This is a predicted structure of a 117-nucleotide RNA (FMN riboswitch aptamer (RFN element)). The sequence was found by an Rfam model in a public genome assembly. The coordinates come from a structure-prediction model, not an experiment, and the mean pLDDT is 82.
RNA sequence: AAGUACCUUCGGGAUAUGGGUGAAAGUCCCAACUGGUGGUUAAAGCCCACGAGCCAUAACGGCAGAAACGGUUUAUUUCCGUUGCCAAUAGUAAAGUCUAGAUGAGAGAAGGUUAAU
Numbered sequence: 001a002a003g004u005a006c007c008u009u010c011g012g013g014a015u016a017u018g019g020g021u022g023a024a025a026g027u028c029c030c031a032a033c034u035g036g037u038g039g040u041u042a043a044a045g046c047c048c049a050c051g052a053g054c055c056a057u058a059a060c061g062g063c064a065g066a067a068a069c070g071g072u073u074u075a076u077u078u079c080c081g082u083u084g085c086c087a088a089u090a091g092u093a094a095a096g097u098c099u100a101g102a103u104g105a106g107a108g109a110a111g112g113u114u115a116a117u
Stems, first nucleotide, its partner, number of pairs: 002117001005113006018030003032097002034087002036050004045085002053063003067083005089100003
């Protein structure tokens, strides 16, 4: 120094002191806003994978969302420009944004200790 094992901490955002309809909507309509982790020659919600979510089990497991065009560059579906699209379950006037499971779980990140090699 690498690696191994263990411990600790951290680890998801968003309805405008905007408008319309209605008895009632942060749920409908207009408009607004948000974007987990690792990877990828260069930075990604929509490229590849993982986690979260749903289904099921004793365990392994299964299902599941979305982007194009132009420009720059050695190199970018990641940057810049333009126009788009997507977002679990339960509750409730129909929810990516409210409430609940959740003071949960978790990909992983940082730090510490560490036998043998």